[in-house]
RNA sequence: AGAGUUUGAUUAUGGCUCACGACGAACGCUGGCGGCGUGCUUAACACAUGCAAGUCGAACGGGAGUAUUGAAGAUGCUUGCUUUAGGGGUACUUUAGUGGCGGACGGGGGAGGAACGCGUGAGGAGCUGUCCUAAGCAGGGGGACAACAGCUGGAAACAGCUGCUAAUACCCCAUAAUCCGACAGGUAAAAGGAUCAAUCCGGCAGAGGAGGUACUCGCGUCCUAUCAGCUAGUAGGUGAGGUAACGGCUCACCUAGGCGAAGACGGGUAGCCGGCCUGAGAGGGCGAACGGCCACACUGGAACUGAGAUACGGUCCAAACUCCUACCGGAGGCAGCAUUGGGGAAUAUUGGGCAAUGGGGGAAACCCUGACCCAGCGACGCCCCGUGGGUGAAGAAAUCCUUCGGGAUGUAAAGCCCUGUUGUAUGGGAAGAGCGGAAGACGGUACCAUACGAGGAAGCCCCGGCAAACUACGUGCCAGCAGCCGCGGUAAUACCUAUGGGGCAAGCGUUGUCCGGAUUUAUUGGGGUUUAAAGGGUGCGCAGGCGGGGGAUUAGGUCGGCGGUGAAAUAUCAGGGCUCAACCUUGAGAGUGCCGUUAAAACCGGUUUUCUUGAGUGCGGAUGAAGUAAGCGGAAUUUGUGGUGUAGCGAUGAAAUGCGUGAAUAUCACACAGAACACCGAUCGCCGAGGCAGCUUACUAGAACUCCACUGACGCUCAUGCACGAUUGCUUGCGGAUCAAACACGACUAGAUACCCUGGUAGUCCACGCAGUACACGAUGAUUACUAGCUGUGUGCGAUACAAUGUAAGCGGCUGAGCGAAAGCGUUAAGUAAUCCACCUGGGGAGUACGUUCGCAAGAAUGAAACUCAAAGGAAUUGACGGGGGCCCGCACAAGCGGAGGAACAUGUGGUUUAAUUCGAGAUACGCGAGGAACCUUACCCGGGCUUGAAAUGCAUCUGACCGGGCCGGAAACGGUCUUUCCCAGCGAUGGGCAGAUGUGUAGGUGAUGCAUGGUUGUCGUCAGCUCGUGUCGUGAGAUGUUGGGUUAAGUCCCGCAACGAGCGCAACCCUCAUCCUGUGUUGCUACCGGGUCAAUCCGGGCACUCUCGGGAAACUGCCCGUGCAAGCGGGAGGAAGGUGGGGAUGACGUCAAGUCAGCAUGGCCCUUACGACCUGGGCUACAAACCUGGUACAAUGGCGCGUACAGAGGGCAGCGAUACCGCGAGGUGGAGCCAAUCCCAAAAAGCGCGUCCCAGUUCGGAUCGGAGUAUGCAACUCGACUCCGUGAAGUCGGAAUCGCUAGUACCCGCAGGUCAGCGAUACUGCGGUGAAUACGUUCCCGGGCCUUGUACACACCGCCCGUCACGUCACCUGAGUCUGUUGCACCCGAAGCGCCUGGCCCAACCGCAAGGGGGGAGGGUGUGAAGGUGU
Repeated sequence: AGAGUUUGAUUAUGGCUCACGACGAACGCUGGCGGCGUGCUUAACACAUGCAAGUCGAACGGGAGUAUUGAAGAUGCUUGCUUUAGGGGUACUUUAGUGGCGGACGGGGGAGGAACGCGUGAGGAGCUGUCCUAAGCAGGGGGACAACAGCUGGAAACAGCUGCUAAUACCCCAUAAUCCGACAGGUAAAAGGAUCAAUCCGGCAGAGGAGGUACUCGCGUCCUAUCAGCUAGUAGGUGAGGUAACGGCUCACCUAGGCGAAGACGGGUAGCCGGCCUGAGAGGGCGAACGGCCACACUGGAACUGAGAUACGGUCCAAACUCCUACCGGAGGCAGCAUUGGGGAAUAUUGGGCAAUGGGGGAAACCCUGACCCAGCGACGCCCCGUGGGUGAAGAAAUCCUUCGGGAUGUAAAGCCCUGUUGUAUGGGAAGAGCGGAAGACGGUACCAUACGAGGAAGCCCCGGCAAACUACGUGCCAGCAGCCGCGGUAAUACCUAUGGGGCAAGCGUUGUCCGGAUUUAUUGGGGUUUAAAGGGUGCGCAGGCGGGGGAUUAGGUCGGCGGUGAAAUAUCAGGGCUCAACCUUGAGAGUGCCGUUAAAACCGGUUUUCUUGAGUGCGGAUGAAGUAAGCGGAAUUUGUGGUGUAGCGAUGAAAUGCGUGAAUAUCACACAGAACACCGAUCGCCGAGGCAGCUUACUAGAACUCCACUGACGCUCAUGCACGAUUGCUUGCGGAUCAAACACGACUAGAUACCCUGGUAGUCCACGCAGUACACGAUGAUUACUAGCUGUGUGCGAUACAAUGUAAGCGGCUGAGCGAAAGCGUUAAGUAAUCCACCUGGGGAGUACGUUCGCAAGAAUGAAACUCAAAGGAAUUGACGGGGGCCCGCACAAGCGGAGGAACAUGUGGUUUAAUUCGAGAUACGCGAGGAACCUUACCCGGGCUUGAAAUGCAUCUGACCGGGCCGGAAACGGUCUUUCCCAGCGAUGGGCAGAUGUGUAGGUGAUGCAUGGUUGUCGUCAGCUCGUGUCGUGAGAUGUUGGGUUAAGUCCCGCAACGAGCGCAACCCUCAUCCUGUGUUGCUACCGGGUCAAUCCGGGCACUCUCGGGAAACUGCCCGUGCAAGCGGGAGGAAGGUGGGGAUGACGUCAAGUCAGCAUGGCCCUUACGACCUGGGCUACAAACCUGGUACAAUGGCGCGUACAGAGGGCAGCGAUACCGCGAGGUGGAGCCAAUCCCAAAAAGCGCGUCCCAGUUCGGAUCGGAGUAUGCAACUCGACUCCGUGAAGUCGGAAUCGCUAGUACCCGCAGGUCAGCGAUACUGCGGUGAAUACGUUCCCGGGCCUUGUACACACCGCCCGUCACGUCACCUGAGUCUGUUGCACCCGAAGCGCCUGGCCCAACCGCAAGGGGGGAGGGUGUGAAGGUGU
């Protein structure tokens, strides 16, 4: 610090996701040690048990115990002694009660609370136990109540009655500061205890301090406006009461206020802060542990006591719950420490000690202290350490991979040499304890020493990209993975496992949450709004925000100095202490804030004065479809009346519905009605927007300009508000010609609730209202200033020659800087700045739902969420596509010729059938693979038999054959059997070879995958295209070049040009045909010579010609004319050939996952007594109907018969086969010649001549069938070919739709060849013979090329994509209702407590001799009042 993801690619926008850090965590796997921390985030759910607040006997009486002393009395007598008893006293110990202080601290959890609760900073009207300081005071008297004793009630808890008693308990008097009161005057304290003593500890009342506490105020403190109005003690005053104190805190009266868009009131959520986490920071999130404050203590209410409480371990009441009970009645409150149940993903011991620190009581000793200090449990977190170190290559074994060679794990292991952190054992053994004699829970702990021995101590996640790390097996869109993109459909680096590797490490991953990345809410130069989300439809304008020049003043903002505060801890820096670190600790700075004080006066603000340039007003003459109202006008349309006139009109792509002989349409005249205003008219003008158009008048508004004069900042913007606001719609009433939703009819159509036609109602028009929306758009808010120009136009002014030109405010076009993602904008900004308003924050859901406001309604405004996706969207690029455009080409159409589609037949295919009808191929398959299926072929089916196999090869063992021949079984394969029988070397043993058998390695597969492949082929297409280097342009994808103007068959060439060059294609080079020359001259040829025949190159010469085989020449727009810049084009000459001379071969980058695993090759997969191999037979030849390609026809340009002429190119020895003879013929007999320019196949046919047929299903046509044959072959039944005789089907030129061909071409005619025993060949490949017609032209169909345009397509139009319906699932809204929580108001009931009242009743302190009084109390009444109830 960034990265992945929208696209074919690009750029920007924009969301989603990841890498980092953190945690009171949890879960999974794993787990050696120690230190320091930390541990119910959920049920403020319920709690058994123990402990958590007591202490003081130096406040008091009493009780008990021990020790001591020892009286009265009693006993024995020796009368004073003994014994006994033990009252009482003294000392010590103890403690139920009275009394004092403390139980308001400490400890807990965070329910409530949006508040002066908290934070921060101030303030005045307060209180304050203990503590500190300095002074003062303590005189006299009195009456009770517990304990205790007795009696009584009760199960208990506990309670009652009678009687006795002490005090630092209580009361009175005195004294007197204080306090009250204007004064007079009134009010009003105390306590003793300990000690031999000194003295100490206390008591009372004020003053001051410290600390604590209460109250008030400024500022700050979450979300929601789909909560907009709230409020009667409410706001204030006067008086009174009350309080420690101010105060509506409470009450009486008076006033009618108070709060609120700077968010009152309501709803939701939440303890607040120091801080913690994150972040560069600003911020954002959090508020565990530690510290400060608040509130709470089962829930609700209440007071008492007290210095302090409305009191966690106090009291009273109510309700719920739990427990006890003798059923009358009672007891309880762990959100203290442990612990239990429950809840939950989840959180510990019913431990030790008061040794330390601190707290309460005490004079003290001391007691109490689950505060605290320690220990235990948990890897929950942070930090430190270890699980060994060195050496060690035969790179061991093993595992994994492999191209089988090897590679990897890997110095890793083993082995050898060491060390001893940790561990175990033994011995020693702390600090923590102070001024100090004793006192240590932790703890025999930390630490130290010695010994032992590598011995006891490594896992987890990941390995497609982001993101470090790869192979194999298995699986086969299954199982699974996944944070995002996405993997998996038979070769998965993405699933599972393994080897290997990467990362971290006593941990590692996952999940959850928060910040970060996210400049993605943007205060921080840290965002935007033409088109990506986003400018309000427009104006006016209150509040608000912002605001011109000069002077003076002030000091609120601003800036500086000083002071106070900003607790400690944390964090930062510099040090120190635990071996280091975590941790602990000292100091410093910081704490950006708030408050006070002082100084400055530029700027902002306030006050004041002045100015004219902003703004406004007046004067002037022009401009305009600006507005409102009234009046007027002509054209057109419909309608009416009348005339003329006659059969149609009208409508459409074509029609029909419609109108018309009752006279339409057309035409003429007249008349009515309503609406709209041609020409002018424009790229014009006006208006705030919507919008505005005949003419005239009236009224009204605004803008611009010229020139002066005046006011003197009066300005800009504008939330809420007010007004205007196209069309449509609504209410009421006029009006209604045209047009025309709805509707009706006619068409079109598969349908046509549409487009088209004929009609037609609301409406369209007017008036008064309502509605308030639009692509209300320049998709561009208003205002101000500044920043190059060119050009056009309307208005005003200046200047003028009806100029040129200048200027102001408008309306347009082009362009520079600049801006922008780009397109583009560009003085009319989307530039540079300023002010104010509005709006945006991924797509969908959705401008929907609910709520509210407005509306007569329709609806408008405001405006979510659940759920869901990883995108949606902008601009531009390259393609592809278009029933877009332009240019051009092709037998593409057209013009022609001939076909096919109809018939029968042949062949292939689909389909069906079948045991099998083997397989492949589908625009680019279909007389195709197959250039030849009777067996074989053959891959298919039935049946029979084989298993190292039909063929190949290594090794081992055995045998000596194999082959051939015979016989038997069998359909054959095969099986059985007989016969015959090895070679070489060596004397031989033996070795080698060959053959067979057995066994073992292996063979074999036309089994699957052409979507794993090689090779090869088809197609676009012989179309003219496809690219590269450098340069240039663009942020970039890309563009340019290759586009443009011409030209060409051609990206062929020329010209121009930010391009210049180059490559693969085109063309040419190659083959062939056409002309000539030359060489050659047999088997070819025969002009000439000779011979010769009935004739004939038959023979000998010959090589001129034809021809054969070689080699050359020739054609290049070279020449001429025209035209053009050129390339070139048109015409001509010559020439065998003329503009590529004809034909062939030759196929760019690529496309179709095109075809082929069955030509061949080949990866991995599958079968192995079978998916291999052999054999017999069958099938591939089936046949209802379908398709393609063909042959033959339908006839007279013909058929048939007879006669007769002319090719080229081929083939031939298991071959072609002549003459001759036989057969009607296929053919047979026979065998001359020929391995071929020699011989043969071989007859070419159409043609030509003559004859016949006479338009018929024929002398056309030949299918089909019957019979008889021929050749081939082991064999023609399934299933072949040919011949002869007979038979003689369909068919009379073919619907829609469709094919080929532009010249030696089409059509027509035959010939040959390959394959091949034969043949289904009418096929295919070649060959020649005869030999046309037509092309105006490029509108249309098909295909293609170039340019351009649109695009939401890119698998690219066979694309993309919308809606309904069906089924299932999820979510939200609504729904008759139902349940629950919370809450307002009104009323009922009314506990405890408190206030007030109180006849009667009760009462020690004071007064009184007494009676009684004063005063108090219980009880009662009343007010307030929680829970509860009722209604709404």
Predicted 3D model of a 1432-nucleotide RNA (small-subunit ribosomal RNA) from an uncultured bacterium. Its Rfam family is "Bacterial small subunit ribosomal RNA". Gene Ontology terms of the family: ribosome and structural constituent of ribosome.